Description
Predicted 3D model of RNase P RNA and transfer RNA as a complex of 450 nucleotides. The prediction has a mean pLDDT of 76.
[in-house]
RNA sequence: UUGGGCGGCCGGAGGGUCGCCUUCCCGCCUUCCGGGCGGGGGGGAGGAACUUCCGAACUCCGCAGGACGCGGUGCCCGUUGAAAGGCGGGAGGCGGCGGGCCAAAGCCCGCCGCCAUGGAAAGUGCCACAGAAAACACACCGCCUUCGGCCUUCGGGCCGAGGGUAAGGGUGAAAAGGCGAGGUAAGAGCUCACCGCUCCGGGGGCGACCCCGGGGGCUAGGUAAACCCCACCGGGAGCAAGGCAUAGGGCGGGACGCGUUGUCCGCGCCCCAUCGAUAGAUGGGAACCGCCCGGUAGCUGCAUCAGAGAAAUGAUCCUCCCCCCGUCUUUCGGGAUGGGGGACAGAAUUCGGGGUACAGGCCGCCCCUUUUU
RNA sequence: GUGGCUGUAGCUCAGCUGGUCAGAGCAUCGGUUUGUGGAGCCGAGGGUCGCGGGUUCAAAUCCCGUCAGCCACCCCA
Numbered sequence: 001u002u003g004g005g006c007g008g009c010c011g012g013a014g015g016g017u018c019g020c021c022u023u024c025c026c027g028c029c030u031u032c033c034g035g036g037c038g039g040g041g042g043g044g045a046g047g048a049a050c051u052u053c054c055g056a057a058c059u060c061c062g063c064a065g066g067a068c069g070c071g072g073u074g075c076c077c078g079u080u081g082a083a084a085g086g087c088g089g090g091a092g093g094c095g096g097c098g099g100g101c102c103a104a105a106g107c108c109c110g111c112c113g114c115c116a117u118g119g120a121a122a123g124u125g126c127c128a129c130a131g132a133a134a135a136c137a138c139a140c141c142g143c144c145u146u147c148g149g150c151c152u153u154c155g156g157g158c159c160g161a162g163g164g165u166a167a168g169g170g171u172g173a174a175a176a177g178g179c180g181a182g183g184u185a186a187g188a189g190c191u192c193a194c195c196g197c198u199c200c201g202g203g204g205g206c207g208a209c210c211c212c213g214g215g216g217g218c219u220a221g222g223u224a225a226a227c228c229c230c231a232c233c234g235g236g237a238g239c240a241a242g243g244c245a246u247a248g249g250g251c252g253g254g255a256c257g258c259g260u261u262g263u264c265c266g267c268g269c270c271c272c273a274u275c276g277a278u279a280g281a282u283g284g285g286a287a288c289c290g291c292c293c294g295g296u297a298g299c300u301g302c303a304u305c306a307g308a309g310a311a312a313u314g315a316u317c318c319u320c321c322c323c324c325c326g327u328c329u330u331u332c333g334g335g336a337u338g339g340g341g342g343a344c345a346g347a348a349u350u351c352g353g354g355g356u357a358c359a360g361g362c363c364g365c366c367c368c369u370u371u372u373u
Numbered sequence: 374g375u376g377g378c379u380g381u382a383g384c385u386c387a388g389c390u391g392g393u394c395a396g397a398g399c400a401u402c403g404g405u406u407u408g409u410g411g412a413g414c415c416g417a418g419g420g421u422c423g424c425g426g427g428u429u430c431a432a433a434u435c436c437c438g439u440c441a442g443c444c445a446c447c448c449c450a
Stems, first nucleotide, its partner, number of pairs: 003367008012320007020044011046344001050355002053353005058238004062267002065265004070234005075090006091117001092115010118229002123227002125223003140169002142165010177195002180192003196218001197216008242300003248293006257269002270285006294449002321342009374446007383399004392430001401417005423439005
């Protein structure tokens, strides 16, 4: 200098003309309610107003009670916040690079990146294809051994049958601890050392977790963004909530009722008549539920000077600013001039977050490339 | 505004208890039959499973985000 990534901020400025929404004031006209015309003053989108993914305020639903179900969240600590969420630090895991121990497996140290990171040793399910065998492991090749047959250069070899073997080959995403030594007919945690796993004890840390010692014995692969288990949280519906106004009427059900997701339990919630001593029974009605006919389209909820009705906040011109392209000029720093462009998007009950979109500019950090020193 | 559903070939759809099969009908193309065309028969092509990321050995299918489309919902009650 050029390009890229991450984070933060801004997201054109001033003026003229013509308009839009809302509110207030004044004048004139109209008989009042009210309406019309003219003039003036105030206010008029965003960082995301987008999405509707979370959380709340607010409102309603007999309770906002219990159990199951259902849904959500999921390492630890601190901090912020009403909550959701955010931020910082740490632990553990995975991957990469470098270094060390080293025969190898593996372990240790440092740096960088990522992680929806409770439990796979409670249970169930699944693990295609390939492969002999895929979770009660498995004998295809190979290795070893026994028997039989054949051949023999007498060392052994070949074929068949039976048995042993998970060391080696091959398949796979994954082959049932790794590796070395001993051991063995060949082998095998069969035994031992180290590493891994797990249990117990001790210690450190607020904690996730880590360190040390001893035992076990290799039993226990992966998957929970499969069912599930554990812990914690959640009653449901939503401003088309709800309130007022308008005009209600009919039929059926109606305590076997009444929960704005389901089941059960608990508590709560009527009136009248008849029978009856009570308990209770029968009938009618109200709440409530379903269907049909009819009515309403208005006010409110609703705003701290944006704000309601399918919804105003715009258009154009001038000057300046930024970017791109072209022409002319230059003392190579630049200057003059012409044209084009300035995004994403737009309030609708209100807040707090998450996510996503975005021309261009500024700031900070990091990386790559080129040039110069 | 709120709640819910869908997106797979040119069109209409299946597959969505993860597996190696991405498929059916119509349409398109080629062949056959016919004097020619259609119908029939035989065969072929055509797919980022809306898009991006994640979980898993493996994703159309499971999870998260995003984009597009569709449906339902007023009051008296």